[in-house]
Context: one part of a larger RNA
RNA sequence: CUGGGCGUAAAGCGCACGUAGGCGGACUUUUAAGUCAGGGGUGAAAUCCCGGGGCUCAACCUCGGAACUGCCUUUGAUACUGGAAGUCUGGAGUCCGAGAGAGGUGAGUGGAACUCCGAGUGUAGAGGUGAAAUUCGUAGAUAUUCGGAAGAACACCAGUGGCGAAGGCGGCUCACUGGCUCGGUACUGACGCUGAGGUGCGAAAGCGUGGGGAGCAAACAGGAUUAGAUACCCUGGUAGUCCACGCCGUAAACGAUGGAAGCUAGCCGUCAGGGUGCAUGCAUCUUGGUGGCGCAGUUAACGCAUUAAGCCUCCCGCCUGGGGAGUACGGUCGCAAGAUUAAAACUC
Numbered sequence: 001c002u003g004g005g006c007g008u009a010a011a012g013c014g015c016a017c018g019u020a021g022g023c024g025g026a027c028u029u030u031u032a033a034g035u036c037a038g039g040g041g042u043g044a045a046a047u048c049c050c051g052g053g054g055c056u057c058a059a060c061c062u063c064g065g066a067a068c069u070g071c072c073u074u075u076g077a078u079a080c081u082g083g084a085a086g087u088c089u090g091g092a093g094u095c096c097g098a099g100a101g102a103g104g105u106g107a108g109u110g111g112a113a114c115u116c117c118g119a120g121u122g123u124a125g126a127g128g129u130g131a132a133a134u135u136c137g138u139a140g141a142u143a144u145u146c147g148g149a150a151g152a153a154c155a156c157c158a159g160u161g162g163c164g165a166a167g168g169c170g171g172c173u174c175a176c177u178g179g180c181u182c183g184g185u186a187c188u189g190a191c192g193c194u195g196a197g198g199u200g201c202g203a204a205a206g207c208g209u210g211g212g213g214a215g216c217a218a219a220c221a222g223g224a225u226u227a228g229a230u231a232c233c234c235u236g237g238u239a240g241u242c243c244a245c246g247c248c249g250u251a252a253a254c255g256a257u258g259g260a261a262g263c264u265a266g267c268c269g270u271c272a273g274g275g276u277g278c279a280u281g282c283a284u285c286u287u288g289g290u291g292g293c294g295c296a297g298u299u300a301a302c303g304c305a306u307u308a309a310g311c312c313u314c315c316c317g318c319c320u321g322g323g324g325a326g327u328a329c330g331g332u333c334g335c336a337a338g339a340u341u342a343a344a345a346c347u348c
Stems, first nucleotide, its partner, number of pairs: 004319003007302002012316001014201004021194003025088007033081002035077008049065006091191001092188003095184005103177007110154001115149007125136002162169002206247006215241002220236004258315003262311002266293013297304002321348003330341004
């Protein structure tokens, strides 16, 4: 390479948009490029294969045949693929009428709690732990009442509930704004799927500049514990956590399961809609999501099972024994931290 694979054994890019490319619905006509059939030309010789002959045999040599799986040309075939033309509505999209939602961005605003400050009451402890101590307190703490300030997060509702492509999103109100679902079936008429490169988004931590800083808290300091204790526990505490703008581009970025379409028993929940029946809350049908169980099937097993890991099609990514190593070197990106691409020697 041909293959075989990718939930847990090595292997699905963190996610999307999209270029090239690959693949692509139904019907009719046409063309004949692919495809198939026949003919012709060529496919040097040698080699390979088959048959015969010559060296005593063989290797070797030699004769004949076949073959040279290819290319060119010509005459046909037209099912499939492609090209051209036309038609269609099932895929896709638009429109109309409804609906749900922590989807996003910006602005405003609310209450509880913590901390601090001021004032009142009040007096000797408070705090903390397994026990203590560091620590705070007669310069009046802790406790309690009132007032004020500031920052951050939003108890209950809350739910294998909802929304989002993923990361993620939760007090309330307003403005702007993205997507989705259902019903109608009016319109377009294959406009689709995937997607190498590319582009954008992307938790936390980290970085730059300027703000902010209540609580928490790497580092750090002290007290304990201990043989030691650079920890676990305690008292403090700075970056950071928050905001604006700009970087970083990684995670067990997980469903450890790429995207799209079709087909293949059911049962029970739940969320958002719609229809029908009976007549006020049930029954039943149906669409889309989200869960539990389970048949066929599948799997090494565990398990998965219409939200497939079943049966098929298309496209992309990735894997190929362990270590060395996601490292070195080089390239690209970055302010840096580093990220990305990515070996070999050697060794078992």

The part of an RNA shown here (small-subunit ribosomal RNA, central domain) has 348 nucleotides and comes from Pannonibacter sp. enrichment culture clone BB. The coordinates come from a structure-prediction model, not an experiment, and the mean pLDDT is 89.